[in-house]
RNA sequence: CGCCGAAUCGACGACAACAGCGUCGAACCGGGGAACCAGGUUCGUUGUGGGGUGAAUCCCCGGUGGCAGGGCCGCGUUUGGGCUCCGAUCCGGAGUAGGGCUACUUCCUGGCCCGAAUCCGUCAGCUAACCCGGUAGGCGGCGAUGAG
Numbered sequence: 001c002g003c004c005g006a007a008u009c010g011a012c013g014a015c016a017a018c019a020g021c022g023u024c025g026a027a028c029c030g031g032g033g034a035a036c037c038a039g040g041u042u043c044g045u046u047g048u049g050g051g052g053u054g055a056a057u058c059c060c061c062g063g064u065g066g067c068a069g070g071g072c073c074g075c076g077u078u079u080g081g082g083c084u085c086c087g088a089u090c091c092g093g094a095g096u097a098g099g100g101c102u103a104c105u106u107c108c109u110g111g112c113c114c115g116a117a118u119c120c121g122u123c124a125g126c127u128a129a130c131c132c133g134g135u136a137g138g139c140g141g142c143g144a145u146g147a148g
Base pairs, nucleotide, nucleotide: 001140002139003138004137008026009025010024011023012022013021027135028134029133030132031131032130037125047067048066049123050120051119052118053117058095060093061092062091063090069085070084071083072082073081098114099113100112101111102110106148108146
């Protein structure tokens, strides 16, 4: 100097002073929360509750195979064993809804990437007033695709 992201700015205080810290304000972001609308008794089952932040969903293939359940075999004085089916979870591969960068901005074009993680805790549709919370973290660079 620049990028992802809401994650920035200002005032005051102590301090020699900056940063940091504390308080207040602005701005930005997220959640809860009526009527109307949506939904259509509650709970449960038809195997694996539901919801939020976020671009981060979904399908296929391979491996793994919890809990519950089914089938077969063995045994039955022992109340329990073996194999298998189903399938959660996790790992890997190849894609994908979707998202980002390309240095003034925007469109087109070319190129390069991401397609995670985590929180609530059995509970929340939308939602005015109102209420609550966050302002982190992580990276890159001395050059840049072209044209309008």